Record summary:
This is a predicted structure of an 88-nucleotide RNA (c-di-GMP-I riboswitch aptamer) from Desulfotomaculum nigrificans. Model confidence (mean pLDDT): 83 of 100. Of the family's consensus pairs, 95% are formed in the model. Taxonomically the source falls in Desulfotomaculum (Bacteria, Bacillati, Eubacteriales, Desulfotomaculaceae).
[in-house]
């Protein structure tokens, strides 16, 4: 240095959930419990896909509606970068 992850070690990360008097318009993140599950379940929104829809635009009355990501999710895919241990 390339393949693979069947067993093993040593640690490492934490879904749903519950709490917050924390941060956001929301989506969601954050911190503390939890622990489904992960070898990249570490990192980067480049591309698709999902979710939101504060600001806009649009409808033209309407506490409404519809369109829109600049907003969010890498634990949905792909790519990209970096990376433990073992086997071979």
């Nucleotide at each position: 240095g390339g393949u693979u992850g069947a067993a093993a070690a040593a640690g490492g990360c934490a879904a749903a959930c519950c709490u917050a008097u924390c941060c956001g318009a929301a989506a969601g993140g954050u911190a503390g419990g939890g622990g489904c599950g992960c070898a990249a379940a570490a990192c980067c929104a480049u591309g698709g896909g999902u979710c939101u829809a504060a600001a806009u635009c649009g409808u033209u009355u309407c506490u409404g509606c519809g369109a829109u990501a600049u907003g969010a999710u890498c634990g949905c895919c792909a790519g990209g970068u970096u990376g433990c241990c073992a086997a071979c």